[in-house]
């Protein structure tokens, strides 16, 4: 340099016919306890890597760029 693949919550990841963004764990609040853990109830905490484009509508489609991983040279 070229090709492939990935980038979404604090972490691991889902979201594949384009239609108001989710799960588990973690975290916070309450109940319970002498206290804690466990359990039960409640809470999503997010510029979907960046910038543009297409569209009534983009995490999803298109282009460029940035970063990680793998391959080729």
């Nucleotide at each position: 340099g070229c090709c492939g693949u990935g980038g979404u919550a604090g972490c691991u990841c889902a979201g594949u016919u384009g239609g108001u963004a989710g799960a588990g764990c973690a975290c916070c609040c309450g109940c319970c306890u002498g206290a804690a853990g466990a359990g039960c109830g409640g809470g999503g905490u997010g510029u979907c890597g960046u910038c543009a484009g297409u569209u009534c509508a983009a995490g999803u489609c298109u282009g460029a760029c940035c970063c990680g991983c793998g391959g080729c040279a």
Predicted 3D model of a 73-nucleotide RNA (transfer RNA) from a Candidatus Dojkabacteria bacterium. The RNAcentral record of the sequence draws on ENA. Its Rfam family is "tRNA". About the family: Transfer RNA (tRNA) molecules are approximately 80 nucleotides in length. By type it is a transfer RNA.